RNA sequence: GCUUCGAAACGGCAAACCCAGGGUGACCUGGGGACGCAAAGCCACGGGCCAGCAACAAAAAGCUGGCAGCCGGGUUCCCGAA
Numbered sequence: 001g002c003u004u005c006g007a008a009a010c011g012g013c014a015a016a017c018c019c020a021g022g023g024u025g026a027c028c029u030g031g032g033g034a035c036g037c038a039a040a041g042c043c044a045c046g047g048g049c050c051a052g053c054a055a056c057a058a059a060a061a062g063c064u065g066g067c068a069g070c071c072g073g074g075u076u077c078c079c080g081a082a
Stems, first nucleotide, its partner, number of pairs: 005080002012037002017032006035069001041075003045072003048067006
């Protein structure tokens, strides 16, 4: 130095909910707020979930969008005990 791992330390992020705004909606942005998180940094590649659309009696399939704090995967990063 690197891999694995996650004690300690410096810090970091920010669920639900509330307010304002955007959106048909899922949801997103800003402020407040902390349930939690060693990647709860980033990426929609795979699976999954959510919303919208048309057709239709309905469903499935299809198309469009969303969720990275659902899982997997990719990638970058702070610290250094056992």
Molecule: c-di-GMP-I riboswitch aptamer
Organism: Deltaproteobacteria bacterium